SAM riboswitch aptamer (S box leader) from uncultured Eubacterium sp., 111 nucleotides, folded computationally. Rfam family: SAM riboswitch aptamer (S box leader). Rfam's curators write: The SAM riboswitch is found upstream of a number of genes which code for proteins involved in methionine or cysteine biosynthesis in Gram-positive bacteria. The RNAcentral record of the sequence draws on MGnify. The organism belongs to Eubacterium, within Bacteria.
RNA sequence: CCUUAUCGAGAGUGGCUGAGGGAAUAGGCCCGAUGAAGCCCGGCAACCUGUUACGGGGAAUCGUACAAGGUGCCAAAUCCUACAGGAGCAGGACCCUCCUGAAAGAUGAGG
Numbered sequence: 001c002c003u004u005a006u007c008g009a010g011a012g013u014g015g016c017u018g019a020g021g022g023a024a025u026a027g028g029c030c031c032g033a034u035g036a037a038g039c040c041c042g043g044c045a046a047c048c049u050g051u052u053a054c055g056g057g058g059a060a061u062c063g064u065a066c067a068a069g070g071u072g073c074c075a076a077a078u079c080c081u082a083c084a085g086g087a088g089c090a091g092g093a094c095c096c097u098c099c100u101g102a103a104a105g106a107u108g109a110g111g
Stems, first nucleotide, its partner, number of pairs: 001111007012041001014040003020031003025082004042074003046071003049067002052065005078104001083101006
């Protein structure tokens, strides 16, 4: 970089440290000295993997539960919006609100 799946669930009253952080740009809205980011510990269980149990199936194998080895994750929907379409909505358009999709992004698996 390409393909594909998922992205409204879950996860800290710990230690060190000390001012920022929520991907990027813009706008908004938030988090933060009652401690941000980072590191350690701890935790979660999405995908891969594994095991056993139960269930379905003639089988390949599938579902649920469990484990926590690999990757990952642990404020708020991926915090919200940006583009397109539709509805509210009226002759049309803007604004605003809502819905759907896309784009962008994140993570896994494969190439």